Glycine riboswitch aptamer from Tateyamaria omphalii, 107 nucleotides, folded computationally. The coordinates come from a structure-prediction model, not an experiment, and the mean pLDDT is 80.
[in-house]
RNA sequence: AUGUGACGAUCUGGAGAGUGGUCGGACGUCACGCGCCCGGCCCACCGAAGGAGAAAGCGGCCCUGUUGGUCCGUGAAGCUCUCAGGUCUCGCGACAGAUGGGGACGC
Numbered sequence: 001a002u003g004u005g006a007c008g009a010u011c012u013g014g015a016g017a018g019u020g021g022u023c024g025g026a027c028g029u030c031a032c033g034c035g036c037c038c039g040g041c042c043c044a045c046c047g048a049a050g051g052a053g054a055a056a057g058c059g060g061c062c063c064u065g066u067u068g069g070u071c072c073g074u075g076a077a078g079c080u081c082u083c084a085g086g087u088c089u090c091g092c093g094a095c096a097g098a099u100g101g102g103g104a105c106g107c
Base pairs, nucleotide, nucleotide: 005105007101009099010098011097012096013095018043020042021041022040023039024038025037027035028034044087045086046085050083051081052080053079057074058073059072060071061069062068
């Protein structure tokens, strides 16, 4: 349940942090500077792809008259970490709104 949940499609909105340094390559240039793009390394940073951590409580075990144990398990996030990812634009983007599905697969 007259379909508001899980899930999914389309559209829209959507933050943060370096236009860092250096080396190499492609393109532009008659050529060198230089510009731009791609990649390696280094330093500095961000947290809202993904990932990871665990408080109270609850359960177990041990102990025993105390509301005990530096024990085990379970336990959430826009919290924390920064592996991954990202730090001009573009793009990604948790999440949110609208429309159409979906149908109990959910809480």